[in-house]
Molecule: transfer RNA
Organism: Deltaproteobacteria bacterium
RNA sequence: CGGGAUGUGGCUCAGUCUGGCUAGAGCGCUGCGUUCGGGACGCAGAGGCCGGAAGUUCAAAUCUUCUCAUCCCGA
Numbered sequence: 001c002g003g004g005a006u007g008u009g010g011c012u013c014a015g016u017c018u019g020g021c022u023a024g025a026g027c028g029c030u031g032c033g034u035u036c037g038g039g040a041c042g043c044a045g046a047g048g049c050c051g052g053a054a055g056u057u058c059a060a061a062u063c064u065u066c067u068c069a070u071c072c073c074g075a
Base pairs, nucleotide, nucleotide: 001074002073003072004071005070006069007068010027011026012025013024020058029045030044031043032042033041051067052066053065054064055063
């Protein structure tokens, strides 16, 4: 320098192909119940506008362009 993959709560991921409820799951966290206490279990709750910017559209995590980070391949 060229090509490719990934980026979504604290962590690991789904959702993108086919735009349409202003985003879900597991683990973790907080509170309550249970227990002498803890763990386990049950119930409830908090926490992300989807790496960043711009564009298209009535509507974008999803399409387009640019860009950043990490990883892989090639030169």